[in-house]
Context: one part of a larger RNA
RNA sequence: CGGAGGAGAUUUGAGAAAGGCUGUCCCUAGUACGAGAGGACCGGGACGGACGUAGCUCUAGUGUGCCAGUUGUUCCGCCAGGAGCAUGGCUGGUUGGCCACCUACGGAAGGGAUAACCGCUGAAAGCAUCUAAGUGGGAAGCCCGUUUCAAGAUGAGAUCUCCCACCGGGAAACCGGGUAAGGCCCGUGGUAGACCACCACGUUGAUAGGCCGGAGGUGUAAGCACGGCAACGUGUUCAGCCGACCGGUACUAAUCGGCCGAGGG
Numbered sequence: 001c002g003g004a005g006g007a008g009a010u011u012u013g014a015g016a017a018a019g020g021c022u023g024u025c026c027c028u029a030g031u032a033c034g035a036g037a038g039g040a041c042c043g044g045g046a047c048g049g050a051c052g053u054a055g056c057u058c059u060a061g062u063g064u065g066c067c068a069g070u071u072g073u074u075c076c077g078c079c080a081g082g083a084g085c086a087u088g089g090c091u092g093g094u095u096g097g098c099c100a101c102c103u104a105c106g107g108a109a110g111g112g113a114u115a116a117c118c119g120c121u122g123a124a125a126g127c128a129u130c131u132a133a134g135u136g137g138g139a140a141g142c143c144c145g146u147u148u149c150a151a152g153a154u155g156a157g158a159u160c161u162c163c164c165a166c167c168g169g170g171a172a173a174c175c176g177g178g179u180a181a182g183g184c185c186c187g188u189g190g191u192a193g194a195c196c197a198c199c200a201c202g203u204u205g206a207u208a209g210g211c212c213g214g215a216g217g218u219g220u221a222a223g224c225a226c227g228g229c230a231a232c233g234u235g236u237u238c239a240g241c242c243g244a245c246c247g248g249u250a251c252u253a254a255u256c257g258g259c260c261g262a263g264g265g
Stems, first nucleotide, its partner, number of pairs: 001152001005163007015149004021049007033038001051106005059100001061098002066093005071086006110144003117137004164265001166177004182260004186202005207253003210249005216242003223236005
């Protein structure tokens, strides 16, 4: 820009893409077959490999403003307690998130038309012949079936709901303007994300921060008291501290506003 008024939702599916793999073992059955050695078709079941999709309950990894321990050094006047630097100084753990080594699921079943091939009936050609007329079976392959995208599918589809006889110019087509439903700008953000987009929210408010509570992590703070010559231990103390998680609460910030947008098709 189009989709023959302007909007907000919900959809149909022309078409396109993805997927399509495979092993071992068990039963049938030590049966059929075979002198034996060996050893099935058909049918049924179990467990895997690789690959793919989704996810974070478990397990594992990561964790650079979470907690603790600890070495050297500088500083906070000293002690104590801390901070900076040394690879995040090093070490041990670790919430959320992200993840695979983790978890769940998938390849199908089924239907149709076929290939090679196997048939039935059957002449030309009194026989024979799956083929010439006719008619069956038959593949991981083809068409459906499963998943995803999808009406710029210009063949532009469908359903529901909302807004509408405005003002000026013009003979009209149309042009200009203010609006409606609605949308955008702007702001707070994340289940989203390179930007944009998408999604939630904007005081008629829990969108983010703060605060409060909880979960969870670390593992028993500082100070003081007691015991010990001391290192240190014990008590107060399942303490103290704490990122993202789950809730609550308007304290802070989403203020006030601006713009676009139909004319009865």